RNA sequence: UCUUCAGGGUCGGGUGUAAUUCCCAAUCGGCGGUAAACUCCGCGAGCGUAAGCAUGAACUGGUGAAAUUCCAGUAGCGACAGUAUAGUCUGGAUGGAAGAAGA
Numbered sequence: 001u002c003u004u005c006a007g008g009g010u011c012g013g014g015u016g017u018a019a020u021u022c023c024c025a026a027u028c029g030g031c032g033g034u035a036a037a038c039u040c041c042g043c044g045a046g047c048g049u050a051a052g053c054a055u056g057a058a059c060u061g062g063u064g065a066a067a068u069u070c071c072a073g074u075a076g077c078g079a080c081a082g083u084a085u086a087g088u089c090u091g092g093a094u095g096g097a098a099g100a101a102g103a
Stems, first nucleotide, its partner, number of pairs: 001103005012024003026088002028078002030043004038076002046053002058074005080091003
C1' cells in the first nucleotide's frame, strides 16, 4: 500500500381504540488491555465542513500467587429518528468503524 472479515436480542401473558414501546415476564452483550470483563482502563458506534463535542451501568462472599474478569448470590445499564413511551421493531445502514487476518 492492497484485499477479506468485522453485533446479538421480546417466548408467553396483562391493560388499552391503539403498545414486540407501558406492566409482569423473556432475552442480548462489538474491539484492545488485564487471571477469561455488558458494569475496571481505553477504543468504536452518534453529532459537526473542520477544530472539536457528546458518550450507560456492581456490589457481597469464595478459590487463587494474581480475578470489580472465574465460581456462588443479588443488582444495574444500553445513541439518534419514527411510532402509545423501544437495548430487542422499522429507518439512516447494500453505510461507517474500533479492530482481526492475509498478501

Background:
The RNA shown here (FMN riboswitch aptamer (RFN element)) has 103 nucleotides and comes from a pig gut metagenome. The coordinates come from a structure-prediction model, not an experiment, and the mean pLDDT is 87. Rfam family: FMN riboswitch aptamer (RFN element). Rfam describes the family as follows. The RFN element is a highly conserved domain that is found frequently in the 5'-untranslated regions of prokaryotic mRNAs that encode for flavin mononucleotide (FMN) biosynthesis and transport proteins. The sequence is in RNAcentral, with records from MGnify.